Context: one part of a larger RNA
């Protein structure tokens, strides 16, 4: 001396922009944090109103509404968000390999999208149970399930050809056999078929669906190098190392098994303990280097604590499921329920770290053809001098050098132009008036061109108009008005080290080092001056 997610004093106007549990991966009340398509599908209310009937209790019928609501299905829930326990390891950084894989949506091309068929929920109706809830019986649809068909090219196992090769295999051409596919939805139209109106199975555009080959994006798997301490840790291993067979898996492998060999690792530090999420970065320094990994960004790991698998393109899945434990809770004692390391918000732990807010307007994300739902991601207000910068407490005049304080050789000196007074200014503040930029879109709805078609519907694309859309917030900004008014305080003054007297004490206390204080203390306490820095300023911690 520079910096910190910082804490304590004292102190404290404003504003802009960051930032904010670093400790107890500690427990957790409440509301919120992932839904979403009726253009896959079959059910389908009530409330309140209006009409009618009516034995005045009611009953019907129309709106409400094919609304709400549940189910089936589908696509998403595996992103987004939060944490650092755990990990010293191919966990991260880098460079590389995959001839050893996968990728749902998206996207270029290629072929297809025929023909049947049983079922279940919902729903109605029984039983059990306190509950959670279970389970029997009957109906029902689908883009849910399941045959058949067909097969461009794709898998399987066989044969010729060629080309490439790390010689292990790959890759193309081609003979012939066997495997496995699919779903419709909406909108318009009558050109061809049918019925012969107008509609349809029919055509005909968007979406969807099937299988093939490409990108494209996302990943898994290997490798070489590189990433703490301790050797007061020296020997560690049996699925260990290899090998041959089988099995798993998208996919190489001791990854699992059987068998068979006995290896394999290590002072170039194996094995073991102890401590750590890693990284781009961040401090620091002239630089090497030391430190250090919040905020943002990439990656990795974890979701009450341990273990599993299920579905899925993808999970061994924070707000899913199974079993086990701890612990909270309901119970009719039989048996259930639950997980804030999402956001906010209690409690506890701390020196110590915020609101149980406002919005989907923006940007981004699911979902849907699309309106638009949903989205504590975000985007924004809120609180904290926690940090950074910026701005203010006035500006100029003014010597009877006022009073007063303090010191004094008593003359004076000093605060001190400082102050009053006189004369502006108007930033912040307060009030009172206009007030945005962030909005571009999408839908609609008009035009012009083009494409698609039997088509001058539809529809699809592009260009141009119109119409809509702000959560911040009547904020930010401008004007106007007000009035010097409402806005300075910390620490030091022996030496380092800027800056001195005086009184008080003699102990009490100071102190970062030297070291003051035992009767004149420039080091103690208090006062006047000074001096440093100023919304701060010192202290403590901590890193260079």
């Nucleotide at each position: 001396g520079a910096a910190c997610g910082a804490a304590c004093g004292c102190u404290g106007g404003c504003g802009g922009c960051g930032u904010g549990c670093c400790u107890a991966a500690c427990a957790c009340a409440u509301g919120c944090a992932a839904g979403u398509c009726g253009a896959g599908c079959g059910g389908g209310a009530a409330a309140g109103u209006u009409c009618c009937c009516u034995u005045c209790g009611g009953g019907g019928a129309g709106c409400g509404a094919g609304u709400a609501c549940a189910g089936c299905g589908g696509c998403g829930a595996a992103c987004g968000g939060g944490u650092g326990a755990g990990u010293a390891a191919c966990a991260c950084g880098u460079a590389g390999g995959u001839a050893a894989c996968c990728u749902a949506c998206c996207u270029a091309g290629g072929a297809g999208u025929c023909u049947g068929g049983g079922a279940u929920a919902a729903c109605c109706u029984g039983u059990c149970g306190a509950a959670a809830g279970a389970u029997g019986g009957g109906c029902u649809a689908a883009u849910a399930c399941c045959g058949g068909a067909u097969a461009a090219g794709a898998c399987c196992a066989c044969g010729a050809g060629g080309g490439c090769c790390u010689c292990g295999g790959c890759c193309c051409u081609u003979g012939a056999g066997g495997u496995a596919a699919a779903a419709g939805a909406u909108g318009g139209c009558c050109u061809c078929u049918g019925c012969a109106u107008g509609c349809a199975a029919g055509c005909u555009a968007u979406c969807a669906c099937u299988c093939c080959c490409g990108g494209a994006u996302g990943g898994g798997c290997c490798u070489g190098c590189g990433c703490g301490c301790c050797a007061u840790u020296a020997g560690c291993u049996u699925g260990u190392u290899g090998g041959u067979g089988a099995g798993g898996u998208a996919a190489c492998g001791g990854c699992u098994c059987a068998c068979c060999a006995a290896g394999g690792c290590u002072u170039a530090g194996a094995u073991g303990g102890c401590u750590a999420g890693c990284u781009g970065g961040u401090c620091u320094u002239a630089g090497a280097g030391g430190a250090u990994g919040a905020u943002c960004g990439g990656c990795c790991a974890c979701a009450c604590u341990g273990g599993g698998a299920c579905u899925g393109a993808g999970a061994c899945a924070c707000g899913g499921c199974c079993c086990a434990g701890a612990c909270u809770c309901c119970u009719a004692c039989g048996g259930g329920a639950g997980g804030c390391a999402g956001c906010a918000g209690u409690g506890g732990g701390g020196a110590a770290u915020u609101u149980u807010g406002c919005g989907c307007a923006a940007u981004g994300g699911g979902c849907g053809a699309a309106a638009g739902c949903c989205u504590g991601a975000c985007g924004c207000a809120g609180c904290g001098a926690c940090g950074c910068c910026g701005c203010g407490u006035g500006g100029g005049u003014g010597a009877u050098g006022a009073a007063g304080g303090c010191c004094u050789u008593c003359g004076g000196g000093u605060c001190g132009u400082a102050a009053a007074g006189c004369c502006c200014u108007g930033u912040c503040g307060g009030g009172a008036g206009g007030g945005a930029a962030g909005a571009a879109a999408u839908c609609u709805u008009g035009g012009u061109a083009g494409c698609c078609c039997a088509a001058u519907a539809c529809g699809c694309u592009a260009c141009u108009g119109a119409c809509u859309u702000g959560a911040c917030g009547g904020u930010a900004c401008c004007u106007c008005c007000u009035a010097a008014g409402g806005a300075a305080g910390c620490a030091c003054c022996g030496g380092c080290u800027a800056a001195c007297u005086c009184c008080g004490u003699g102990c009490a206390g100071c102190a970062g080092c030297c070291g003051c204080g035992g009767u004149a203390a420039u080091a103690c306490g208090g006062a006047g001056g000074g001096u440093g820095c100023g919304a701060g300023c010192g202290u403590u911690g901590u890193u260079c």
The part of an RNA shown here (small-subunit ribosomal RNA, 5' domain) has 544 nucleotides and comes from a metagenome. The full RNA is in RNAcentral, with records from SILVA. Rfam family: Bacterial small subunit ribosomal RNA. Its family is annotated with structural constituent of ribosome and ribosome in the Gene Ontology. The coordinates come from a structure-prediction model, not an experiment, and the mean pLDDT is 86.